[in-house]
Context: one part of a larger RNA
Molecule: large-subunit ribosomal RNA, domain II
Organism: bacterium
């Protein structure tokens, strides 16, 4: 890990309600006592319920309490109970089952270990060489110097010892603390035997909450004890109906609960609910306004204010400042509104509808929701973001489609068919159906993006220009007063400031532009001339270009490929699902008919499903009752094997194996009553 065993709503009073069944204005007996094969039956009415209530009593009584009250109010008076089984479900007990760290209470431990008391042990070797003493040397005397001598010391260097800095190894280990190599004490606050004390609300600690027998922020055993546990898992046989919630309010309450909603099952009531059409009604949202609060532009008009001129002061005057009211435009608002839907919502009426509503009662779960359209807050007009509203969908939903994909898009899976039509999608190959029209696209766009930017292409509107010759392109010209004036060292069409005419002419600017110090040079408007027919501006649409940079080849159509197999418009056809139809079967509710009993046929309208609510049934084990028992071709259980029977759980028969252990069917009862899961217990491999 697998396999086989075991393994979880149980049982006792007590309360509810259901169904059953006795008596019934009454029911019942407890203990205890007779009896019996018996919990059979017989006594036993003490007690409890109901049969009257009100009041705190006293008390009164279809009333009574309050209260001065014959006022008003409150509770009553109408309505059949009680006993018992069986069920559901509640309470009080372990109360579905396992599982805490803990609290206590008595005992157990210092054979480890801290640390103290007693006696005993135990440190090769080597180096320093302290006082202290000697002799010399010095001194008035010392001091003090040399040299010996001496052998101090929580001295040094190193084994045994005790220790463990560091690193590899080891880490299901040789070893629940080690090995190897390296360290650190090694005469001391040093190391060690034996014996001996201190004990868990405590001991002992050169203090690490360390250490008290491998786990110590309070030991260990054993018992209160099946401590609690609003928490985590766990919870066992089928089939059948219906079928949520993730909200609301309140909680020392937020992952738990009351109480409402939301499901389920009965009883009742019987108008209804629900949907359409019609009519009435309120209302301040979208819009939409600017009548009123606010905000907020430009112009006018004109107090007020600053500037500036005046004045000696007042006074005045002007002003391309700033402005209040006003007036004219043109705006804005959740807390603005002269207005004002559409929906909703309420109500009446008529229609449909057929009990879905609505009371009254048993049993729940849910009270973590999640993502999608649309209306708001909040956020940054982020978030697979948070938080309200409405409505879908998952949650509790299988199927087709969106390559794959709870929440999207179609569609709601009784069960069965090698029949059919369809949705959403799709119809070139993967892969079931079309290589259908007329147009765009050239950019693999399509098949990932913005602000911008471009003589892409496609349609279209409006203007100029033009065979009296445009537009591009080549040829030529492009001029004179004149170097305009002033300025300047110069300023000659081209630094700069001022004017910017007049002439020739086909046509030329007192010059768009390069260029010189400055001139020159070179184009340019501008005009002849070849050419020869369209040539520009500018708007508005369709498709497209560029913008465009990510960590592992391609990796931004599923692939393949595709120039259409793209887009955009129209048509016709097919494909496509558990959807609909068809054919057959099953089972629910309902209605009829027939039989007549739980049975038959028809018709209708139903069968997705988690929590969860009814409903009907299979198995096991024991026990009462009936029953058939069984024989040599061998009974029952139990294994095996089969092509039966029942929607399932399961259940016959028939064969095989097995030798007397006992067992089947019937109707009944009574439970240690079905296991795949609880890091579930035991056992086996």
């Nucleotide at each position: 890990g697998c396999c086989g065993g075991c393994g979880a709503g149980u049982u006792a009073c007590g309360g509810u309600c259901a169904g059953c069944a006795g008596c019934a204005a009454g029911g019942u007996u407890a203990a205890g006592g007779g009896g019996u094969g018996a919990u059979a039956c017989c006594c036993g009415g003490a007690g409890c319920c109901g049969c009257a209530g009100c009041g705190a009593a006293a008390g009164c009584g279809a009333g009574u309490c309050u209260u001065a009250a014959c006022a008003g109010g409150g509770c009553g008076a109408u309505c059949a109970g009680u006993u018992g089984c069986u069920g559901g479900u509640c309470g009080u007990a372990g109360a579905c089952c396992c599982g805490a760290a803990a609290c206590c209470a008595g005992g157990u431990g210092a054979g480890c270990u801290a640390c103290c008391c007693a006696u005993g042990g135990g440190c090769a070797g080597g180096c320093u060489g302290a006082a202290g003493c000697g002799a010399g040397g010095g001194u008035a005397a010392g001091a003090c110097c040399u040299c010996g001598u001496g052998g101090a010391g929580g001295g040094c260097c190193g084994a045994a010892c005790c220790u463990u800095c560091u690193a590899a190894c080891g880490u299901u280990u040789a070893a629940a603390a080690g090995u190897u190599a390296u360290u650190g004490g090694a005469u001391g606050a040093c190391c060690u035997g034996u014996g001996g004390g201190u004990a868990g609300c405590g001991g002992u600690g050169a203090a690490a909450a360390g250490c008290c027998u491998a786990g110590c922020g309070a030991a260990c055993c054993u018992g209160g004890a099946g401590a609690u546990a609003u928490c985590u898992g766990g919870u066992u046989c089928u089939c059948c109906c219906c079928g949520a919630a993730a909200u609301u309010u309140c909680u020392u309450u937020a992952a738990g609960g009351a109480a409402a909603g939301c499901c389920u099952c009965g009883c009742g009531u019987a108008a209804u609910a629900g949907c359409g059409u019609a009519c009435g009604g309120g209302g301040g949202u979208a819009g939409a306004g600017c009548a009123c609060u606010g905000a907020a532009u430009g112009a006018g008009c004109u107090a007020g204010g600053g500037g500036u001129c005046u004045u000696a002061a007042c006074c005045g005057a002007u002003u391309a400042c700033c402005a209040a009211a006003c007036u004219c435009a043109a705006u804005c608002a959740a807390a603005c509104u002269c207005c004002g839907a559409a929906u909703a919502c309420c109500g009446u009426a008529c229609g449909u509808g057929g009990u879905a509503c609505c009371g009254c009662g048993g049993g729940a779960g849910u009270g973590a929701g999640a993502c999608u359209a649309c209306g708001a807050g909040g956020g940054a007009u982020a978030a697979g973001c948070c938080c309200c509203g409405u409505g879908g969908u998952c949650g509790a939903a299988a199927g087709g489609g969106a390559a794959a994909c709870a929440g999207c898009c179609c569609a709601g899976a009784u069960c069965a068919a090698c029949a059919g039509c369809u949705a959403a999608g799709g119809u070139c190959c993967c892969u079931a159906a079309g290589u259908c029209g007329u147009g765009c696209u050239a950019a693999g766009u399509g098949g990932g993006a913005a602000a911008g930017g471009a003589a892409g292409u496609a349609g279209g509107g409006u203007u100029u220009c033009u065979u009296g010759g445009a537009c591009a392109a080549c040829c030529a010209g492009g001029a004179g007063g004149u170097u305009g004036g002033c300025u300047u060292a110069g300023a000659g069409g081209c630094a700069g400031c001022c004017a910017u005419c007049c002439u020739u002419c086909a046509a030329a600017g007192a010059u768009a532009g390069c260029g010189u110090a400055a001139c020159a040079g070179c184009u340019c408007a501008c005009u002849g001339g070849u050419c020869a027919a369209g040539a520009g501006a500018u708007c508005c649409u369709g498709c497209g270009c560029c913008g465009a940079a990510a960590a592992u080849u391609c990796a931004a159509c599923g692939g393949g490929g595709c120039u259409a197999a793209g887009c955009a418009c129209g048509g016709c056809a097919c494909c496509g699902a558990a959807g609909c139809u068809u054919u057959g079967a099953c089972u629910u509710g309902g209605a009829a008919g027939c039989u007549u009993u739980a049975g038959c046929u028809u018709c209708c309208a139903g069968g997705g499903g988690u929590a969860g609510g009814g409903g009907a049934g299979c198995g096991u084990u024991c026990c009462g009752g009936a029953a058939a028992g069984a024989g040599a071709u061998a009974c029952a259980a139990g294994c095996c094997c089969g092509a039966c029977c029942g929607c399932a759980a399961g259940g016959a028969c028939g064969g095989g194996u097995u030798c007397u252990g006992g067992c089947u069917u019937c109707c009944g009862g009574a439970a240690g009553u079905g296991c795949g899961a609880a890091u579930g217990c035991c056992g086996g491999c």